RNA sequence: GAAGCAAGCCAGACCGCCGCUGGCCCGAUCUUGGAAACAAGGGGCUGGAGGAAGGUCCGGACUGCAUAGAGCGGCGUAGCAGCUAACGGCUGCCCGGCGUAAGCCGAGGAUCAGAGCAACAGAGACGAGUCGGGGAGGGCGCAAGCCUUUCACGGGUGAAACGGGCAAUCUCUACGCGCAGCAACACCAAGUAGGCCAGUAUUGACGCGGCUCGCGGAGCUGGCGGGUAGGUGGCACCGAGCCGGGCAGCGAUGUCCGGCCCAGAUGAAUGGCGGUCACGCGGCGGGGCAACCCGCCGCGCACAGAAUCCGGCCUAUCGGCUUGCUUCACUC
Numbered sequence: 001g002a003a004g005c006a007a008g009c010c011a012g013a014c015c016g017c018c019g020c021u022g023g024c025c026c027g028a029u030c031u032u033g034g035a036a037a038c039a040a041g042g043g044g045c046u047g048g049a050g051g052a053a054g055g056u057c058c059g060g061a062c063u064g065c066a067u068a069g070a071g072c073g074g075c076g077u078a079g080c081a082g083c084u085a086a087c088g089g090c091u092g093c094c095c096g097g098c099g100u101a102a103g104c105c106g107a108g109g110a111u112c113a114g115a116g117c118a119a120c121a122g123a124g125a126c127g128a129g130u131c132g133g134g135g136a137g138g139g140c141g142c143a144a145g146c147c148u149u150u151c152a153c154g155g156g157u158g159a160a161a162c163g164g165g166c167a168a169u170c171u172c173u174a175c176g177c178g179c180a181g182c183a184a185c186a187c188c189a190a191g192u193a194g195g196c197c198a199g200u201a202u203u204g205a206c207g208c209g210g211c212u213c214g215c216g217g218a219g220c221u222g223g224c225g226g227g228u229a230g231g232u233g234g235c236a237c238c239g240a241g242c243c244g245g246g247c248a249g250c251g252a253u254g255u256c257c258g259g260c261c262c263a264g265a266u267g268a269a270u271g272g273c274g275g276u277c278a279c280g281c282g283g284c285g286g287g288g289c290a291a292c293c294c295g296c297c298g299c300g301c302a303c304a305g306a307a308u309c310c311g312g313c314c315u316a317u318c319g320g321c322u323u324g325c326u327u328c329a330c331u332c
Base pairs, nucleotide, nucleotide: 001328002327003326004325005324006323007322008321009320010319012277013276014275015274016273017272018271020048021047022046023045024044025043026042030041031040032039033038050303054314055313057312058311059310060309061308062181063180064179065178074177075176076175077174078173079093080092081091082090083089094108095106096105097104098103109172110171114170115169116166117165130155131154132153134151135150136149137148138147139146140145185233186232187231188230195224196223197222198221199220200219203217206216207215208214241260242259243258244257245256246255247254248253279300280299281298282297283296284295285294286293287292
């Protein structure tokens, strides 16, 4: 220098103007909306997307329901050991495959329990048996020889031929798993919605075709409790939290010390405009032997966007940076 491998990082910066939204403090204890619950209204300070917030694939926290114990069924996992709240995740090692190597990949239990499957070729494909010569035995024949039984061998087909393969087919073994999900769930709580009780009423409108009994029972008044609309909490400041360092461990990880508080709605905030600079691409001009440098102009600056929270996996992603390592070539 070229080609590669692994780990990690950034995801434009700053200024001005105009907005959106959360929190805290101050303030009228007032106003507005609402039956209420509750929400909103002024000023100041301050916070405001991501490495994947995504897919919703796996695991947990949390919540409700269910639940004596065990088994069947169903679903899932699968080398060995470990990490973890847990996992199908991660780490280390073994084995197998790929690569010159750094390294990468693996659906890596069991086919002496049972079943199923195997294109083409081939006589025959999981059941047995083809051709050839040979050994041994039997039958017929004067003999040459013919027929037949059995034993091992060889040829041919094919990935595979009485010896195996596939468990990424059922199955077996071991282990794990109750069901649903924040639209969970808890609280407050309207309606000229509906329910129950009491009174009107030891009969009360009205009905049972006229009457009596009997049965049903409107309306009005008061009370009760449950749900719905609506509102609040859950929910965003204390966490399996983030940053830095020490110690233990090969490592995943654990532990200790110090510091920090870091988005949060529910028609759903996190934006728009302008300027300067940076980065990339293209064009033009100039300088230089060249690599390249300078100036001007234009364009571009990905994927995407929180919605109960967390740990993973997978997928998407313009461009760029750092560190370590491998192979090859060259120079000293």
The RNA shown here (Bacterial RNase P class A) has 332 nucleotides and comes from Burkholderiaceae bacterium UC74_6. The coordinates come from a structure-prediction model, not an experiment, and the mean pLDDT is 77. RNAcentral holds the sequence, with entries from ENA. The source organism's lineage runs through Bacteria, Pseudomonadati, Betaproteobacteria, Burkholderiales and Burkholderiaceae. Its Rfam family is "Bacterial RNase P class A". By type it is a ribozyme. About the family: Ribonuclease P (RNase P) is a ubiquitous endoribonuclease, found in archaea, bacteria and eukarya as well as chloroplasts and mitochondria.